[in-house]
């Protein structure tokens, strides 16, 4: 310098004008986000339900630690891919990066499945082929065939009842031995998972649990439109009063229509509730900075700091100069300078930790590996 991988951190800047929501008497302040998004999983709050106990049902599921919790992080084993590089003739093994893991149980107990293809997919099976006996046939080389042994070859599948070699055998077989693979016991190291070493057992058990089921932990429900509180008109409702009321007509009179013993009109009060309207509503598991414990998530401890609260819903539009990046376009010898493009997803609704998804570019760090240079 350039490629790959992995983590981080930003998310244009100023000024002018015209608006918008909010705090405030006023001057003067505040005003989206790293994902406000998906609503996937945890919580706070909030109503509702609920004596204990059981069943189901749901969810989680390697171990150790964080956190209020969590399916989320952090570390750590296990097991698998990819890459490099070193040992080696190769098979193979070591060591680094980096990506993925629903990684309890299939031997704690039962069920069920295993397509195709194959003889056979779970009480193993005998299709080719190999052996033993017996029998035909014969051109003496064999062929063909009853019974049996046989899982060592072949074949077929994703997977065929441990692997590999040596021995043994009529052939062959954990039949027998080495090793490696599994099981059991038992020491070491580790908090643990799990790692190692010894002994032992000839090996019993095909896979499937994001199939039922079993095991172990957990776990009531619906949500801010949760809920609280003010409260209008018009209708119903309870109680109290109750013989007049309305209209000509402001009042008397009179004249007209309603009603006239009925808890009737009528007038009051009262409570439920709608529409509205106000809390809930942003001071918090809160930001910055620094410090200390830690390997890390995280936590402590000290100092500063006030930072949206809208309800059809505010946080914006126009201009203007700088930014950042492209470009097969112009000028210049180059530095660069002109044009021209581009400047992204996205957008609050009680808050709060996670996760997963979208993002023009621009930066820093770390590991690998090429290429020059000194």
């Nucleotide at each position: 310098c350039c490629u790959g991988c992995c983590g981080g951190a930003c998310a244009g800047g100023c000024a002018a004008c015209c608006g918008c929501c909010u705090g405030g008497a006023a001057a003067c302040g505040g005003g989206a986000g790293g994902a406000a998004a998906g609503u996937c999983c945890g919580g706070u709050c909030u109503c509702c339900a609920c004596a204990g106990g059981g069943c189901g049902g749901c969810g989680u599921g390697c171990c150790g630690g964080c956190u209020a919790a969590c399916g989320g992080c952090c570390g750590g084993g296990g097991g698998g891919g990819c890459u490099u590089u070193c040992u080696g003739g190769a098979a193979a093994g070591g060591a680094g990066g980096u990506c993925c893991u629903a990684c309890g149980g299939a031997u704690a107990a039962g069920u069920g499945c295993c397509a195709c293809a194959g003889a056979a997919a779970a009480u193993a099976u005998a299709c080719c082929g190999c052996c033993c006996c017996g029998g035909g046939c014969c051109u003496c080389g064999g062929c063909c065939u009853u019974g049996g042994g046989u899982a060592a070859g072949g074949g077929u599948g994703a997977a065929a009842u441990g692997g590999u070699g040596c021995g043994g055998u009529a052939a062959g077989a954990g039949c027998g031995c080495a090793c490696c693979g599994c099981g059991g016991c038992c020491g070491c190291a580790g908090u643990a998972a799990u790692g190692u070493g010894g002994c032992u057992g000839g090996c019993a058990g095909g896979g499937u649990a994001a199939a039922c089921c079993c095991c172990a932990c957990g776990u009531g429900g619906a949500g801010c439109a949760a809920g609280a509180c003010c409260a209008a008109a018009u209708a119903g409702g309870a109680g109290a009063a109750g013989a007049g009321g309305a209209a000509c007509u402001g009042c008397c009179c009179g004249u007209u229509c309603c009603g006239u013993u009925a808890c009737u009109a009528u007038u009051c009060u009262c409570g439920g509730g709608u529409a509205g309207g106000u809390c809930g509503c942003u001071g918090g598991a809160g930001c910055c900075g620094u410090u200390c414990a830690g390997c890390a998530a995280u936590g402590g401890g000290c100092g500063g700091c006030g930072c949206a609260g809208a309800u059809g819903a505010a946080u914006g539009g126009u201009u203007g100069c700088c930014g950042c990046c492209c470009u097969c376009g112009c000028c210049g010898c180059a530095a660069g300078g002109c044009a021209g493009g581009g400047u992204a997803c996205a957008g609050a609704a009680a808050c709060c930790g996670g996760c997963u998804u979208a993002u023009c570019g621009u930066u820093c760090g770390g590991c690998a590996g090429g290429c020059u240079c000194g």